[in-house]
Small-subunit ribosomal RNA from an uncultured bacterium, 1483 nucleotides, folded computationally. The prediction has a mean pLDDT of 84.
RNA sequence: AGAGUUUGAUCCUGGCUCAGAACGAACGCUGGUGGCGUGCUUAACACAUGCAAGUCGAACGAGAAAGUUUCCUUCGGGAAAUUAGUAAAGUGGCGCAAGGGUGAGUAUCACGUGAAUAAUCUGCCCUCGAGAUCGGGAUAACAUGGUGAAAACUAUGCUAAUACCGGAUAAGACCACAUUUCAUAAGAAAUGCGGUAAAAGGAGUCUCAAUCUUCACUCGAGGAUGAGUUCGCGCAACAUUAGCUUGUUGGUGAGAUAAAAGCUCACCAAGGCUACGAUGUUUAGCCGGCCUGAGAGGGUGAACGGCCACACUGGAACUGAGACACGGUCCAGACUCCUACGGGAGGCAGCAGUGGGGAAUAUUGCGCAAUGGGCGAAAGCCUGACGCAGCAACGCCGUGUGAGCGAUGAAGGCUUUAGAGUCGUAAAGCUCUGUCAAGUGGGAAGAAUUUUGACGGUACCAUUAGAGGAAGCCCCGGCUAACUCCGUGCCAGCAGCCGCGGUAAUACGGAGGGGGCAAGCGUUGUUCGGAAUUAUUGGGCGUAAAGCGUAUGUAGGCGGCUAAGUAAGUCAGGCGUGCAAGCCCGUGGCUCAACCACGGAAUUGCGUUUGAUACUGUUUAGCUUGAGUGCAGGAGAGGAAAGCGGAAUUCCCAGUGUAGCGGUGAAAUGCAUUGAUAUUGGGAGGAACAUCUGUGGCGAAGGCGGCUUUCUGGUCUGUUACUGACGCUGAGAUACGAAAGCCAGGGUAGCGAACGGGAUUAGAUACCCCGGUAGUCCUGGCUGUAAACGAUGGGCACUAGGUGCAGGAGGUAUCGAUCCCUUCUGUGCCGUAGCUAACGCGUUAAGUGCCCCGCCUGGGGAGUACGGUCGCAAGGCUGAAACUCAAAGGAAUUGACGGGGGCCCGCACAAGCGGUGGAGCAUGUGGUUUAAUUCGACGCAACGCGAAGAACCUUACCUGAGCUUGACAUGCACGGGCAAGCCAUAGAAAUAUGGCCCCUCUUCGGAGUCCGUGUGCAGGUGCUGCAUGGCUGUCGUCAGCUCGUGUCGUGAGAUGUUGGGUUAAGUCCCGCAACGAGCGCAACCCCUGCCUUUAGUUGCCAUCGGGUCAUGCCGGGAACUCUAAAGGGACUGCCGGUGAUAAACCGGAGGAAGGUGGGGAUGACGUCAAGUCAUCAUGGCCCUUACGGCCUGGGCUACACACGUGCUACAAUGGUCGGUACAGAGGGUUGCUAAGCCGCGAGGUGGAGCCAAUCCCACAAAGCCGAUCGUAGUCCGGAUUGAAGUCUGCAACUCGACUUCAUGAAGUCGGAAUCGCUAGUAAUCGCAGAUCAGAAUGCUGCGGUGAAUACGUUCCCGGGCCUUGUACACACCGCCCGUCACACCAUGGGAGUGGCUUGCAAAAGAAGUACGUAGCUUAACCUUCGGGAGGGCGCUUACCACUUUGUGAUUCAUGACUGGGGUGAAGUCGUAACAAGGUAACC
Repeated sequence: AGAGUUUGAUCCUGGCUCAGAACGAACGCUGGUGGCGUGCUUAACACAUGCAAGUCGAACGAGAAAGUUUCCUUCGGGAAAUUAGUAAAGUGGCGCAAGGGUGAGUAUCACGUGAAUAAUCUGCCCUCGAGAUCGGGAUAACAUGGUGAAAACUAUGCUAAUACCGGAUAAGACCACAUUUCAUAAGAAAUGCGGUAAAAGGAGUCUCAAUCUUCACUCGAGGAUGAGUUCGCGCAACAUUAGCUUGUUGGUGAGAUAAAAGCUCACCAAGGCUACGAUGUUUAGCCGGCCUGAGAGGGUGAACGGCCACACUGGAACUGAGACACGGUCCAGACUCCUACGGGAGGCAGCAGUGGGGAAUAUUGCGCAAUGGGCGAAAGCCUGACGCAGCAACGCCGUGUGAGCGAUGAAGGCUUUAGAGUCGUAAAGCUCUGUCAAGUGGGAAGAAUUUUGACGGUACCAUUAGAGGAAGCCCCGGCUAACUCCGUGCCAGCAGCCGCGGUAAUACGGAGGGGGCAAGCGUUGUUCGGAAUUAUUGGGCGUAAAGCGUAUGUAGGCGGCUAAGUAAGUCAGGCGUGCAAGCCCGUGGCUCAACCACGGAAUUGCGUUUGAUACUGUUUAGCUUGAGUGCAGGAGAGGAAAGCGGAAUUCCCAGUGUAGCGGUGAAAUGCAUUGAUAUUGGGAGGAACAUCUGUGGCGAAGGCGGCUUUCUGGUCUGUUACUGACGCUGAGAUACGAAAGCCAGGGUAGCGAACGGGAUUAGAUACCCCGGUAGUCCUGGCUGUAAACGAUGGGCACUAGGUGCAGGAGGUAUCGAUCCCUUCUGUGCCGUAGCUAACGCGUUAAGUGCCCCGCCUGGGGAGUACGGUCGCAAGGCUGAAACUCAAAGGAAUUGACGGGGGCCCGCACAAGCGGUGGAGCAUGUGGUUUAAUUCGACGCAACGCGAAGAACCUUACCUGAGCUUGACAUGCACGGGCAAGCCAUAGAAAUAUGGCCCCUCUUCGGAGUCCGUGUGCAGGUGCUGCAUGGCUGUCGUCAGCUCGUGUCGUGAGAUGUUGGGUUAAGUCCCGCAACGAGCGCAACCCCUGCCUUUAGUUGCCAUCGGGUCAUGCCGGGAACUCUAAAGGGACUGCCGGUGAUAAACCGGAGGAAGGUGGGGAUGACGUCAAGUCAUCAUGGCCCUUACGGCCUGGGCUACACACGUGCUACAAUGGUCGGUACAGAGGGUUGCUAAGCCGCGAGGUGGAGCCAAUCCCACAAAGCCGAUCGUAGUCCGGAUUGAAGUCUGCAACUCGACUUCAUGAAGUCGGAAUCGCUAGUAAUCGCAGAUCAGAAUGCUGCGGUGAAUACGUUCCCGGGCCUUGUACACACCGCCCGUCACACCAUGGGAGUGGCUUGCAAAAGAAGUACGUAGCUUAACCUUCGGGAGGGCGCUUACCACUUUGUGAUUCAUGACUGGGGUGAAGUCGUAACAAGGUAACC
């Protein structure tokens, strides 16, 4: 310090997630040791038991017992001494208000910080001054009674004090008055004069006494400590809490208190708080600090320290220096316990501990040895404070689990390409060491000054033995360090995010290996960080979320120039404080560290004081440039009202006139013979104002358009006379505010929601058409919203220009606003710098700055719900949450697509010719059937396809029978001399049995071959073409696809490759930030068309000769044809025209051929997970007496049906019969097979010739010449069937082809639809070949005959280039919306129901305190002795807790039913949006 995740890719915005640190933690697995810390975060829930506050006999009175000893004894016991002035209890003093616990309450002067107390108190402690005298009356304990279960209470009697009371003394103390000084307002100090206290106590000095000592005591002054009270500032959320308050705010007087004060009361006044957030609601102890962070901040408030509050819940006071009191009192309530039922007792949020709650938190331990506290003169006693120990890896820190050598790289595991690699010097083995733990022995400091050590026989030291007792957890797809095998097969599972898993998973589970940390490791939770993702430091708002619809203006914020004063802000210095601990730095102590000690720094703050005066503030005095006013002019659909005008539509009347009009894509509804439409004249009425009209004008925005008049607002220019900062913005507030809508009253020509009808359609509640009501118009009122948009708040200043338009002013030239120049205002376009994610903005900023306001913080839920408020309503404004997703989004890029555009091409359409689809048959496929009908191929690009040929074989399928190292390959070991072949038997055969037959070479060791047995292995047309290679199809023989360097862009990318022409072509030319290059195109190759040369057999025969009935038959020839080799030829080369003078195109000449001459081969980058594991090869998986191998028979040939591809036809351009002519290219020895003979024929016989330009297949057919048929199911057509045969073959039944005779079906040119073809083509005719024993209507070739048409590119299909839109990128077979149905989830409403809290009005009134007091009662003092003063009890009044009633508020839970919302691999209906989304979309 960043990273992952939206996309095909990119940049940005933006959320989600991760890596870090931390914890009073918990959970899972694991666990050697020590030190130091920490340990109920939940139920302030309830508590058994023990302990946690006592002490003083030197304040006081009284005073045991057990035991022991002695004595007596009636042996039951008694007495005395001791125990002992002890224990226990009581009076009294001090303490119990500290220490310890907890965080419920509390949003508060509770806390923090800084002040104030001249408005106060302070026991014990310290210092100083003074004093300590004379008396009195009671009372507990105790004794005797009484009541009660107990707790306890009560009557009478006795008694003491440092208990209580009275008097004296007395000031500088207190009160009242007077005076003086000081001061900060109330005040402080001093002086004078009058009224208020003490225990003759305790102990000691041998006894007594004392003016002795000490402790205690009283009054006063001061100090210290602690406390009370007050004030400034700081300190949580919600405005869907906006008004709150009657002791309330103040005054006077009184009371109360230690003390100011409405603290309380009486009277008077009507105030006080609040948008700088009162009041209300919710939450919360506050701080030093702790965690995190670079910091600013954010979170937190365990342990340690300070303060506060509380002590079962609520209330109350008493005592006291101090409490309204944790281990005190009283009352009320709830709960628990005891009870004799009458009544009593209790309070762990002290330490342990128990139950409960909970994910979760320890011992009913030791000791007062230390530190500290209480009491005491002291000894001492008490102390769950504290010091220690126990439990817990809860945290931090330390340390160990060994060290060295050791390669046969052991065994074993895992992997493997089978070679090896790895665990791995790791182990074993050898040599050592002894930390920790264990045993034995010694043994502290902590203790001072005599005693005294819980910890503790601890730390530590010495010694003994022995590698022995001591390693796990998580992870290994990316982020993120670390990889393989097996298992599983969208299952089981994982997952922090992205995401893995559907048969080769580095992501699941296991293993091996590796990485990380380590006595721990992971997970979960929480906080901060990363997150600049709330932005003060440090963000934004044209399009991503975000500028209020616009203006006026209140509070507030900000504010021109000059001078002076002041010193609040600001700055500097000093002083006080900022506790300690902690953090940081340094030093030191535990062996180190954690931990601890000491010192320093820091504590950014607050207060106070001194100074500075630039800036801000404030006060004063000015200024004119901001702002405004005046004066002189100007433009304008600015606003309001009244009046007027013409064109058009519609309607009414009348004329002319006749059959249609109207409307649409096409129609229909509609209107019209009762006369429409059309046309002419007249009239009525309402609404809107053509042309001018213009990115022209005006207005704040909404908005404003005929003409005239009246009233009226703003603005611009010129001038510089006046005022003198009067300004800008603007939370609330107010006004205006399109259309639609609402209320009331008018008006209504046209248009026109709703509605009716006609069409369209699968439907059409729409688009289109015919009608048509509200409304649109006017007046008055309401509503207050719009994509109210420049999606851009207002103001001011600054920062290149160019060019239009509108309104002014000035200057120059001029007769002349005619041209030019300058300037102000407004409104547009282009553009520099700059900005921006980009698009774009760019003096009219989205640039650079300042001021003010509004708004935003992921998408959905949702602008919804609830609440409030406005409205007549519709609705508006304000405005959430639960839940859910990992995205949603902006701009730009490349593609793809569009029922977008432009250009171009193709038998793509059109123009033609011939077919298919109808029939029969052939063949393939689907389906069905079957034991099996083997498998594959499925739009084009599967379907006469793999298959160039299934009777057996093929064959992969089925039935049955039989084999297991196997039909086939190879290694090893052992055995054998076999094997092959022939014969016989059994069998369907495979096979089995028997018989015959029976190796070769040799150096005799053996080798080769074969068989058998055994073992490694063979074998598989079994699966996966979605694991693959190779091959192939297709777009498409379409013209495209890319690269290097450069340039542009943040980038994806662009440029080049686009543009203007041209071409079959990214073909070529020109231009150009591109310049070049590659794969494609073309050419090079083959065939064919013309010519030449060479050569001349098996081919040829013109000339010469010979021969034949005839024939190149023969001699010969090399001319021709031909054969087969080499060349030539065609290149837009030439001419004319067009074109940019280019490329090229058009026409022509010549030429066998002309613009690629025709045909073939040749198939760019890529697409389709296209096809093929069944050609072959191959990874993985599967089978191994079977999914292998052999054999027999069957099947692949089935048959209600459907489709594809073909053949033959339907006939006369024909059929049949007879005669007759002309090819090319092939094949042939397991072959082609001639002549001859036989058969009607298929064929048989025969065997010449030929390994082929020689012989054979082999007669080409259509054609031509004749004859016949005469439009018919025929002399067309030939299916089907019967009979008889031929051939091949081991074998034609399932299931071959062919022949002859007989039979003679459908079919008379084919619906919707659809295919091929542009010239030697279509059509038509035959021939040959491959495969093959046989078996083509298929396939591949060959030649014969030989057309028609193309105006043209609007349309259909496919393709190419450019451009445009896009919400598509699996790319339109895309994406995507809403209802309905189902499941689940959270939520709103809801008749209500049940709780918490709380306001108001009342009732009620315990205990207590205070006032009053007629009743009762009473030791101290007074007394005139009667009584009084004072007190107590009782009563009463006031205040008041619990409690009760009524009525509200708020919040939570629940509720039949109901509303929408969200989520959910494959539900229904449509197709709204994205392209012109098929009616542009949206508000």